c-di-GMP-I riboswitch aptamer from a Sporomusaceae bacterium, 87 nucleotides, folded computationally. Lineage of the source: Bacteria > Bacillati > Negativicutes > Selenomonadales > Sporomusaceae. The sequence was found by an Rfam model in a public genome assembly. It matches the Rfam family "c-di-GMP-I riboswitch aptamer". About the family: GEMM was predicted in a large-scale screen for bacterial structured RNA regulatory elements. The model forms 95% of the base pairs in the Rfam consensus.
[in-house]
């Protein structure tokens, strides 16, 4: 310098829940909150998982299937950048 581990200061994120606002829905987002997280930083590329408004299809009353162009990086892998101080 780079890669791995182990420890420490500082400081960083923030799940459940609640409230509110968006949205068909999954969820997202803003307060509070504090289960966790060394990338829980950014990235939907490949797999998963969710959700199904819109299409489609069976029936066609209104169900009932299918479908992602929706969501998830706090499922997993890829890929990309990074903070301190001692070994």
């Nucleotide at each position: 310098a780079u890669u791995g581990c182990a420890u420490a200061u500082g400081g960083g994120c923030a799940a459940a829940c609640u409230u509110g606002u968006u949205g068909a829905a999954a969820a997202a987002c803003a307060a509070g909150g504090a289960c966790g997280c060394a990338a829980a930083g950014c990235u939907a590329u490949g797999g998963g998982u969710c959700u199904a408004a819109a299409g489609a299809a069976g029936c066609c009353a209104g169900c009932u299937u299918c479908u992602a162009u929706g969501a998830u990086c706090g499922c997993c892998a890829g890929g990309u950048u990074g903070c301190u101080a001692u070994u």